[in-house]
Context: one part of a larger RNA
RNA sequence: GACGAACGCUGGCGGCGUGCCUAAUGCAUGCAAGUCGCACGCAGACACUUCGGUGUUUGAGUGGCGCACGGCUGAGGAACACGUGGGAACCUGCCCGCUUGUGGGGGAUAACCCGCCGAAAGGUGAGCUAAUCCCGCAUACGCCCUUCGGGGGAAAGCCGCAAGGCGCAGGCGGAGGGGCCCGCGGCCCAUCAGGUUGUUGGCGGGGUAACGGCCCACCAAGCCACUGACGGGUAGCUGGUCUGUGAGGACAACCAGCCAGACUGGGACUGAGACACGGCCCAGACUCCUACGGGAGGCAGCAGCAAGGAAUUUUCGGCAAUGGGGGCAACCCUGACCGAGCAACGCCGCGUGGAGGAUGACGGCCUUCGGGUUGUAAACUCCUUUUCGGGAGGAAGAUAACGACGGUACUCCCGGAAUCAGGCUCGGCUAACUCUGUGCCAGCAGCCGCGGUAAGACAGAGGAGCCAAGCGUUGUCC
Numbered sequence: 001g002a003c004g005a006a007c008g009c010u011g012g013c014g015g016c017g018u019g020c021c022u023a024a025u026g027c028a029u030g031c032a033a034g035u036c037g038c039a040c041g042c043a044g045a046c047a048c049u050u051c052g053g054u055g056u057u058u059g060a061g062u063g064g065c066g067c068a069c070g071g072c073u074g075a076g077g078a079a080c081a082c083g084u085g086g087g088a089a090c091c092u093g094c095c096c097g098c099u100u101g102u103g104g105g106g107g108a109u110a111a112c113c114c115g116c117c118g119a120a121a122g123g124u125g126a127g128c129u130a131a132u133c134c135c136g137c138a139u140a141c142g143c144c145c146u147u148c149g150g151g152g153g154a155a156a157g158c159c160g161c162a163a164g165g166c167g168c169a170g171g172c173g174g175a176g177g178g179g180c181c182c183g184c185g186g187c188c189c190a191u192c193a194g195g196u197u198g199u200u201g202g203c204g205g206g207g208u209a210a211c212g213g214c215c216c217a218c219c220a221a222g223c224c225a226c227u228g229a230c231g232g233g234u235a236g237c238u239g240g241u242c243u244g245u246g247a248g249g250a251c252a253a254c255c256a257g258c259c260a261g262a263c264u265g266g267g268a269c270u271g272a273g274a275c276a277c278g279g280c281c282c283a284g285a286c287u288c289c290u291a292c293g294g295g296a297g298g299c300a301g302c303a304g305c306a307a308g309g310a311a312u313u314u315u316c317g318g319c320a321a322u323g324g325g326g327g328c329a330a331c332c333c334u335g336a337c338c339g340a341g342c343a344a345c346g347c348c349g350c351g352u353g354g355a356g357g358a359u360g361a362c363g364g365c366c367u368u369c370g371g372g373u374u375g376u377a378a379a380c381u382c383c384u385u386u387u388c389g390g391g392a393g394g395a396a397g398a399u400a401a402c403g404a405c406g407g408u409a410c411u412c413c414c415g416g417a418a419u420c421a422g423g424c425u426c427g428g429c430u431a432a433c434u435c436u437g438u439g440c441c442a443g444c445a446g447c448c449g450c451g452g453u454a455a456g457a458c459a460g461a462g463g464a465g466c467c468a469a470g471c472g473u474u475g476u477c478c
Base pairs, nucleotide, nucleotide: 001477002476003475005474006473007472008471009470012350013349014348015347016346017345018343019342020308025306026305027304029303030302031301034065035064036063039062040061042059043058044057045056046055047054048053072261073260074259082185083184084183085182086181087180090178091177092176095174096173097172098171099170100169101168102167103137105135106134107133112127114125115124116123117122143152144151145150157166158165159164187233188232189231194224195223196222199221200220201219202218204216205215206214236258237257238256239255240251241250242249243248263284264283265282266281267280286297287296288295289294314340316339317338318337322336323334324333325332326331353383354382355381356380363374364373365372366371388415389414390413391412392411393410397405422467423466424465425464426463427448428447429446433462434461435460436459437458443450444449
C1' cells in the first nucleotide's frame, strides 16, 4: 500500500459498488420453464341458431417447439482441463442465400365411455376417435451405397373471399455453435527412481457425427523416464487483481471466457444437441408418508430456516427496460434481469456553519503566585441555508401506447444556526507534556523496554498530536 474481511469504540447524508472465504452440511414454505386452438379430437360454461350446428371461453389430453439456454457452485481434476498457436477425419435444431419437390393410399392411440385393483402413489382390461402422430406405394436433378451392371431413400398441412402468408420434404452453400488431434506455456516433494501388459506398434474388424488400442481377435516386443517417468501432496484454468521504478512476487472475490459438478456411485433413453440441477432407471446413505402391502423427496436457482463460524442481507416490487422460450399475432412465461430493502463492508463526494469579535470574561488545568494556558475559542454582532423540517411542481429512462423504480431524482417557495464528532496516540523508532494517584503492586508493551516514593512509558485529569464519519486492533499478501 492492499482486502469479499472480522473485532472494539463511535456514527449525519448521498452516489456507485460489494455482501457464507467456514459444512459440495441438512433443509419447512412459496416462487425459479413453459407455450402454441393458425397441427388435432374431446368435455364444461356462455352466446347465437334455419335445431343441422356455429362462435367465444375454460380444462385436461394427442401433437409441435422449448426444457442441453439462462441461473448456482468449485467438490473433483496436474488433465490437451485451461491459455496460446496450428491441424484434419467430423456434426450442427432455429437463422440467411440458392435450388428441386409437396401425388395417391393405409393404420394405431391418448383424451372419452364402461369394468376392475389399490390406503395412497398409481395401475389394469375392453370399446370409440382426430391430426403437422405412425406406415407402405409413386416420383428422385442433386443425395447415400456400389463389384459401375445396379440398388436405396422424401413430404403435412393450416390460415385467408382472394391475392397470398406460415409451414413440410430432398440437396448445395453460409453464419454462428460444437466434437476431435497436435506444438508450446503455467504448482510442490527425489525422505517418490524405476514405471507399463491394451501396455507400444502392426493386420483385420466392431463402434462413433468423426480420427484413434476407443473396443475386439491375431501377430510382433515394444513404449515412458534424472530435459524427472511412476508415486504422493496441493489446486478449478484464464483475461485479470494487489504490490513493486522495474525484474519479479502473491492471489484468482465481484465482472468476462473456458472447464467441471448437481444427495453419493453407476447407466442409458429421448433428441440437432444431454449421459441431462428443478427428466428417467438401478444401487446406497438420509428425510418424510403409510391401512405395513407399498410409496415420496433432493435449494451448489431466488428468498428463507437450522447448523458450523470471528463473519456475510429481504420468505420485497416489477416484467416498465434489456435479453430469453413459445406463438402469424394479441399475448403468456421468465427469482435471467431491472429495481427497492438491510449492512460505514469498500471507494468517492458533502455536511455538522461563515465573517467579525479582548493585552483576552467565567470555569478548568498549571504556576517560580508575577502569571501562563485552554483561547477568537465562547458570549456578542452581522451573514448564509449545503443539510434538515414544511409546502408546491415534477422527469428522462418509451421511435405510437405501456414506468416496477416513484410522487423518486431534480426544481421552486417558506422556516430557522437551526438536526449532526468521534477514535487512537503523546519514552525512542514517531508528530504530540505537564500535574495527581500508584509504588517491580496494579498495569503497559510492535521492538528496545517501562513500574521497587517526585514514572513525559501504568491509571485519571488538563493540554497537545494525527486522522475524521470514521478511528484503532487483529489476520493475510506485496